[in-house]
Molecule: Bacterial large signal recognition particle RNA
Organism: Tissierellia bacterium
RNA sequence: CUGUGCUACAUGGGGAGGUAGCGGUGCCCUGUACUUGCAAUCCGCUGUAGCAAGGUGGAAUUCCCUUUCAGAGGCUUAAUUUAUGAGGCUGACUUCUUCAAGUGAUGUUGAGAACUUGGUCUCGUGCAACAAAAUCCUAUGAACCCUGUCAGGUCCGGAAGGAAGCAGCAGUAAGUAGAUCAUUUUGUGUGUCGCGAGAGUGCUGAGUUUGAGUUAACUGUUGAAGUAUCGCUCGUAGAUUAAUGUCGAAGAAAGGGUGCACAG
Numbered sequence: 001c002u003g004u005g006c007u008a009c010a011u012g013g014g015g016a017g018g019u020a021g022c023g024g025u026g027c028c029c030u031g032u033a034c035u036u037g038c039a040a041u042c043c044g045c046u047g048u049a050g051c052a053a054g055g056u057g058g059a060a061u062u063c064c065c066u067u068u069c070a071g072a073g074g075c076u077u078a079a080u081u082u083a084u085g086a087g088g089c090u091g092a093c094u095u096c097u098u099c100a101a102g103u104g105a106u107g108u109u110g111a112g113a114a115c116u117u118g119g120u121c122u123c124g125u126g127c128a129a130c131a132a133a134a135u136c137c138u139a140u141g142a143a144c145c146c147u148g149u150c151a152g153g154u155c156c157g158g159a160a161g162g163a164a165g166c167a168g169c170a171g172u173a174a175g176u177a178g179a180u181c182a183u184u185u186u187g188u189g190u191g192u193c194g195c196g197a198g199a200g201u202g203c204u205g206a207g208u209u210u211g212a213g214u215u216a217a218c219u220g221u222u223g224a225a226g227u228a229u230c231g232c233u234c235g236u237a238g239a240u241u242a243a244u245g246u247c248g249a250a251g252a253a254a255g256g257g258u259g260c261a262c263a264g
Base pairs, nucleotide, nucleotide: 001264002263003262004261005260006259009057010056011055012030013029014028015027020046021045022044023043024042034054035053036052037051038050063257064256065255066254067253068252069251073247074246075245077243078241079240080239081238082237083236084235085234086233087232091230092229093226094225095224096223099220101219102218103217104215105214106213112210113209114208115207116206117205118204119203120202121198122197123196124195125194126193127191128190129188130187131186132185133184134183135182137178138177139176140175146171147170148169149168154163155162156161
């Protein structure tokens, strides 16, 4: 140096999570790199860190170590943003309330206050009005059972005269119709009304005294209540971006290290 046979070792890797720690099953990223059994209420192991069984490659471009380049992806923090849940002891918002600084309104044609006397309110009563009814008035209105006058006619009488009395006329009763004035009665959520008694929170009128404020409409101010719509706070689940940090697969480059036996 070559050949043959063995062995160490290798037979994907990584992230988060889990764990005292390590690996696995499961999830995720890379990527194609044996099989079977065990395994999240876990399975196995102890810095030599899956266990058990079988298969393949095998001391080298392929195994191991170091360094560099590059770097998918994950995790951490922050910002922005979306969705969603909760919070009324925070702001905006809504309502009530306090003050009187500003604006406004009003005020010497007298604010506000005080006193006196009224109205509005209740009860009683009077007057008027209104409504209804009646009376009065006018017209009409009784064949007979209303009145007066009673033609004609009838009756009594010798006569003179008298009597009753129909129709008609006039008037009237009951009734009917009309329409105002007037009168009377009854009634009422009628009234620029009157009288008396009562009530008196509020509103308002008049008179007298004093002499400059009053109001709270708006802005502002005080205190309180409500509301989850907006803002704000907290929580949950995402997305995007950047930075810090961390782990880091696939890939590329360089360097180094490493058996045993036999034969030639």